The part of an RNA shown here (small-subunit ribosomal RNA, central domain) has 344 nucleotides and comes from Solanum tuberosum.
[in-house]
Context: one part of a larger RNA
RNA sequence: CUAGGCAUAAAGGGCACGUAGGCGGUGAAUUGGGUUGUAAGUGAAAUCUGCCAAAAACUGGCGAAAUGCUCUCGAAAUCAAUUCACUUGAGUGAGAGAGAGGAUUGUGGAAUUUCGUGUGUAGGGGUGAAAUUCAGAGAUCUACGAAGGAACACCAAAAGCGAAUGCAACUCUCUGGGUCCCUACUGACGCUGAGGUGCAAAAGCAUGGGGAGCAAACAUGAUUAGAUACCCAGGUAGUCCAUGCCAUAAAUGAUGAGUGUUCGCCCUUGGUCUACGUGUAUCAGAUGCCCAGCUAACGCGUGAAACACUUCACCUAGGGAGUACAGUCGUAAGACCAAAACUU
Numbered sequence: 001c002u003a004g005g006c007a008u009a010a011a012g013g014g015c016a017c018g019u020a021g022g023c024g025g026u027g028a029a030u031u032g033g034g035u036u037g038u039a040a041g042u043g044a045a046a047u048c049u050g051c052c053a054a055a056a057a058c059u060g061g062c063g064a065a066a067u068g069c070u071c072u073c074g075a076a077a078u079c080a081a082u083u084c085a086c087u088u089g090a091g092u093g094a095g096a097g098a099g100a101g102g103a104u105u106g107u108g109g110a111a112u113u114u115c116g117u118g119u120g121u122a123g124g125g126g127u128g129a130a131a132u133u134c135a136g137a138g139a140u141c142u143a144c145g146a147a148g149g150a151a152c153a154c155c156a157a158a159a160g161c162g163a164a165u166g167c168a169a170c171u172c173u174c175u176g177g178g179u180c181c182c183u184a185c186u187g188a189c190g191c192u193g194a195g196g197u198g199c200a201a202a203a204g205c206a207u208g209g210g211g212a213g214c215a216a217a218c219a220u221g222a223u224u225a226g227a228u229a230c231c232c233a234g235g236u237a238g239u240c241c242a243u244g245c246c247a248u249a250a251a252u253g254a255u256g257a258g259u260g261u262u263c264g265c266c267c268u269u270g271g272u273c274u275a276c277g278u279g280u281a282u283c284a285g286a287u288g289c290c291c292a293g294c295u296a297a298c299g300c301g302u303g304a305a306a307c308a309c310u311u312c313a314c315c316u317a318g319g320g321a322g323u324a325c326a327g328u329c330g331u332a333a334g335a336c337c338a339a340a341a342c343u344u
Stems, first nucleotide, its partner, number of pairs: 003316003008297001012312001014199004021192003025086009035075003040070003049063005089189001090186003093182001095180002101175003106170002108152001113147006123134002160167002204245006213239002218234001221231001256311006264289002268285005293300002317344003327336003
């Protein structure tokens, strides 16, 4: 490579957009290709093989075979191109309505901390127990006031939105996407997608702000045989904002995307229909069970891990190793790509 696979055994790219490529609805006509049938030509001779001659062999005569190629006239489906049409895929428009979808502005209350003033006096704090620590220069507690930063209790739900990461106080402005319904319009405009481009938690980096709480590092107090830890009292980066990088996560549903077909039940979100009902129908989602089927089993089971198709990524015994070298990217940290010797 083939073949077989990819939830959990090795294996789905973090997610999307999209180039080349691959694949692709219905009806009709024309042309072309391959396929197939008919007829003809060719397929040298010898060889091989069947028959014939007194005829075992050699020799001689006659036939057969030669799966191929070329060409004529057709055939039905199919593929490609061109043309014409269609509406179911895809999209546009009218109407309805949901949402923590995104960006930005302003505002709010609770709480922590600090500060000021009053009251008030000896402890407070912390732990398994303590100590470091705070406090007579008046703490803790309590009342009022002020400052500042960060996060938004209840509502809250298996709920909702988003491609994924993710998104929750209230509000102005701007803005993306999706759903239902009418079936008015376009008429295959579609799916996937190597390279490529964009987005992408936390931590980290750069510059400038900000800094309440929390808290790597650090340094104390304990514990302990030791304790570079778990526990306690402190505490700096950081966490926050603006701008620019980084590009990784158990980036998980450990399950790529898309389309079609398949017994039912319960609950739920947003629409529609309705005979208005504790019922029923129908779309688009979110949970929980289950038939068939699948699976090594566990389990999955109309949002499949069932039955099929299209396309991309990836896997091929364990270690060495997601390492070395080279290259590309990055300020750096590092990221991406990615072996071999050797060994079991």

Record summary
The coordinates come from a structure-prediction model, not an experiment, and the mean pLDDT is 84. Rfam family: Bacterial small subunit ribosomal RNA. Rfam links the family to the GO terms structural constituent of ribosome and ribosome.